[in-house]
RNA sequence: GUCCCGAAAAGGCACACCUGAGGGAGACCCAGGGCCGCAACGCAACGGGCCCUCGCGAUCCUUCUCUGACAGGCAGGCGCAGGAAUCGGAAGGGCCGCAGGGCUGCCGGGCUGCCGAA
Numbered sequence: 001g002u003c004c005c006g007a008a009a010a011g012g013c014a015c016a017c018c019u020g021a022g023g024g025a026g027a028c029c030c031a032g033g034g035c036c037g038c039a040a041c042g043c044a045a046c047g048g049g050c051c052c053u054c055g056c057g058a059u060c061c062u063u064c065u066c067u068g069a070c071a072g073g074c075a076g077g078c079g080c081a082g083g084a085a086u087c088g089g090a091a092g093g094g095c096c097g098c099a100g101g102g103c104u105g106c107c108g109g110g111c112u113g114c115c116g117a118a
Stems, first nucleotide, its partner, number of pairs: 005116002012038002017033004022029002036105001042111002046108003049103005055098003059094007070082001073080002
């Protein structure tokens, strides 16, 4: 000096949570506080993983609606109320895919870096 490693000291970061006439559809992010933890818990979404769904496609469910077969009733001239299935429409929800996005404090790999006892 380099690598593994992690005692001490100095300094650093900041989970949950709180605040916001901050951002986003959302995952989440930003700022201030906070202080569970962190020796790479510094950087970056490269691989896996987890999460989101404004948009597109497919499919299912619920409700409403359109259509009005038709039992019985009223009427008996037209009809009146009731009312099934299918198709179409609207709203909401579930699931899958595409595309896009979020998380590096989930794991691996990449890049960079402070201190120096055993």